[in-house]
Context: one part of a larger RNA
RNA sequence: UGACGGGGGCCCGCACAAGCGGCGGAGCGUGCUCUUUAAUUCGUCGCAACGCGAAGAACCUUACCAAGGCUUGACAUGGACCUGCAAGUCCGGGAAACCGGAUCGCCUUCGAGGGUGGUUCACAGGUGCUGCAUGGCUGUCGUCAGCUCGUGUCGUGAGAUGUUGGGUUAAGUCCCGCAACGAGCGCAACCCUUGUGUCCAGUUGCGAUUUUCUGGACAGACUGCCGGGAGCAAACCGGAGGAAGGUGGGGAUGACGUCAAGUCAGCAUGGGCCUUACGCCUUGGGCGAGAAGCACGCUACAAUGGCCAGGACAGUGGGUUGCCAAGCGGUAACGUGGAGCUAAUCCCCAAACCUGGUCUCAGUUCGGAUCGAGGGCUGCAACUCGCCCUCGUGAAGGUGGAGUCGCUAGUAACCGCAGGUCAGCAGUACUGCGGUGAAUAUGUUCCCGGGCCU
Numbered sequence: 001u002g003a004c005g006g007g008g009g010c011c012c013g014c015a016c017a018a019g020c021g022g023c024g025g026a027g028c029g030u031g032c033u034c035u036u037u038a039a040u041u042c043g044u045c046g047c048a049a050c051g052c053g054a055a056g057a058a059c060c061u062u063a064c065c066a067a068g069g070c071u072u073g074a075c076a077u078g079g080a081c082c083u084g085c086a087a088g089u090c091c092g093g094g095a096a097a098c099c100g101g102a103u104c105g106c107c108u109u110c111g112a113g114g115g116u117g118g119u120u121c122a123c124a125g126g127u128g129c130u131g132c133a134u135g136g137c138u139g140u141c142g143u144c145a146g147c148u149c150g151u152g153u154c155g156u157g158a159g160a161u162g163u164u165g166g167g168u169u170a171a172g173u174c175c176c177g178c179a180a181c182g183a184g185c186g187c188a189a190c191c192c193u194u195g196u197g198u199c200c201a202g203u204u205g206c207g208a209u210u211u212u213c214u215g216g217a218c219a220g221a222c223u224g225c226c227g228g229g230a231g232c233a234a235a236c237c238g239g240a241g242g243a244a245g246g247u248g249g250g251g252a253u254g255a256c257g258u259c260a261a262g263u264c265a266g267c268a269u270g271g272g273c274c275u276u277a278c279g280c281c282u283u284g285g286g287c288g289a290g291a292a293g294c295a296c297g298c299u300a301c302a303a304u305g306g307c308c309a310g311g312a313c314a315g316u317g318g319g320u321u322g323c324c325a326a327g328c329g330g331u332a333a334c335g336u337g338g339a340g341c342u343a344a345u346c347c348c349c350a351a352a353c354c355u356g357g358u359c360u361c362a363g364u365u366c367g368g369a370u371c372g373a374g375g376g377c378u379g380c381a382a383c384u385c386g387c388c389c390u391c392g393u394g395a396a397g398g399u400g401g402a403g404u405c406g407c408u409a410g411u412a413a414c415c416g417c418a419g420g421u422c423a424g425c426a427g428u429a430c431u432g433c434g435g436u437g438a439a440u441a442u443g444u445u446c447c448c449g450g451g452c453c454u
Stems, first nucleotide, its partner, number of pairs: 007454007015444002019407005026299008034290002042053002064285007073123001077122006085115001088103006107113001125274002129271002134268002136263003139259001141257001146185006152161003165176003191251004196219007222245001225239004301400001305359007317348003322341002327336003366397001371392007413436007
């Protein structure tokens, strides 16, 4: 000077408390551990690993295993020599890769050259190791209010002061004081979006001008006005007007640094390692195993409910090897059909909800796991190992111990929709979108984390 204290003071935060809904018990999904395995590729491990890398493992992906093959190589550059020659097609072997053979065959000035192929030499290649050699990027403390510098002053010096003190704020925010005076990185503002109004423009949108919507510009909110207490002030409390009031809501934005935090498997890269293999190709398998344990979710245990019939209302978005309407066939998945749409034009599009009926508290008309049978779709191919439909089957489960998590308002909770990845799909995930729409906060003693002074 810091850090730490089951030292003190002051102050914040869904930190506790007050509430609402969960998790922990059940079944299933996913991830992880462990075990197993020829292989179950690798990384990540308190918060800050465990629906994480992976915005999609049947082949491919794929890095793993077994078997079969290649050796200047699947890919790049250069040198030397040779080459009328590649690709494609056909034949034989084969699981394919590949190996052997046949056929056809590019431009040209016919010298050569380009291109292609072969041999050879330099080299290629490595998801093999080291994140404790690194760059870059990221997480975390934490959107916490802090972290520093110049000059001056003080101290032998390390350093201090400023940055402490009195108030105040979301804030080192601002004010006052002060051996300090200033400044920088942070805070705030400038940026985007949403809520109100005005103006302009508008087809594919609106519908007879009162205007919805879309796009753009501008206005508006600044403690500006009034009152209050105490004051030198900053500010605080209440009120008016206003669509909005004291940062209006949300986002983007993450200081100096910490954790030898994470990543050599996204990429780049030092070093050392492999070089007929630790490189490359192919077929098949594995990443999907399953006694057990953990994490995150989904569905439930029902009557504020289940089922049946009828009726209504969104917003993000996506669409030409695509979205797919009407009609027809099928119980359905789906098939057929072909209109429209390169899209404010056409298409994909709600559910909870409302009305009526039924069930009457039961392992049930709750719940849907599991299994059997028959079908549909994608794809070269659904056995390992896809999704969907129909019929049958109908398991555990009657609200979950100790403990533990999220959330302060259009939030929680409940309800569906869209998208990326993608041939198809394990999605209950993730990222967004709208619909319905609460309760509680007396307070800071305690638990956790953080800031300032001591």

Background: RNAcentral holds the full RNA, with entries from ENA and SILVA. Small-subunit ribosomal RNA, 3' major domain from an uncultured bacterium, 454 nucleotides, folded computationally. Rfam family: Bacterial small subunit ribosomal RNA. Its mean pLDDT, the model's own confidence on a scale to 100, is 81.